[in-house]
Molecule: transfer RNA
Organism: bacterium
RNA sequence: GCCCGGGUGGUGAAACUGGCAGACACGACAGACUUAAGAUCUGUUGUCCGCAAGGACGUGUCGGUUCGACUCCGACCCCGGGCA
Numbered sequence: 001g002c003c004c005g006g007g008u009g010g011u012g013a014a015a016c017u018g019g020c021a022g023a024c025a026c027g028a029c030a031g032a033c034u035u036a037a038g039a040u041c042u043g044u045u046g047u048c049c050g051c052a053a054g055g056a057c058g059u060g061u062c063g064g065u066u067c068g069a070c071u072c073c074g075a076c077c078c079c080g081g082g083c084a
Stems, first nucleotide, its partner, number of pairs: 001083007010026003019067001027045006046057004060076005
């Protein structure tokens, strides 16, 4: 240099003929239980604004297509693999 795969909450990951982003698991926090802890069970758990109701933003970055993009297209960045 060329080719292929990947980048989504704190972590591992789902979501694809384009149509509710974060299911599920782990972790964390709170509660129940316990003398206490562990285990187990229940609830909560992206960010910002707001007293609240609610609103805005958020899938590596920046653009494009589209009524609508994690998904399609282009460029770039990063990680892994292959070829030279």